[in-house]
c-di-GMP-I riboswitch aptamer from a Chromatiales bacterium, 84 nucleotides, folded computationally.
It was read from a public genome assembly, where an Rfam model found it.
The prediction has a mean pLDDT of 81.
Of the family's consensus pairs, 95% are formed in the model.
RNA sequence: AGCGCGCAAAGGCAUACUCGUCGAAAGAUGGGGGCGCAAAACUACCGGUCUAACGGUUUUGCCAAUGAUAGCGGGGUUGCAAAU
Numbered sequence: 001a002g003c004g005c006g007c008a009a010a011g012g013c014a015u016a017c018u019c020g021u022c023g024a025a026a027g028a029u030g031g032g033g034g035c036g037c038a039a040a041a042c043u044a045c046c047g048g049u050c051u052a053a054c055g056g057u058u059u060u061g062c063c064a065a066u067g068a069u070a071g072c073g074g075g076g077u078u079g080c081a082a083a084u
Stems, first nucleotide, its partner, number of pairs: 012037002017032006035071001041077003045074003048069003055063003
């Protein structure tokens, strides 16, 4: 220095729920909260999933992403510690 592992220490993030705000919605965001996470840090490139405004249609429905999801998985980039 690299790879694997994840015993420790010091820390980190923050599910559900809730209040406010934004949004058509999914959802995002600030506060509270804490289920969990060794990358639950960043990234929408690939797949999956969610929503369906505009739009289309065989119109009480159905299709559909340019919207969303990184705490669904993969990829890319980066970071802390030191038993072996």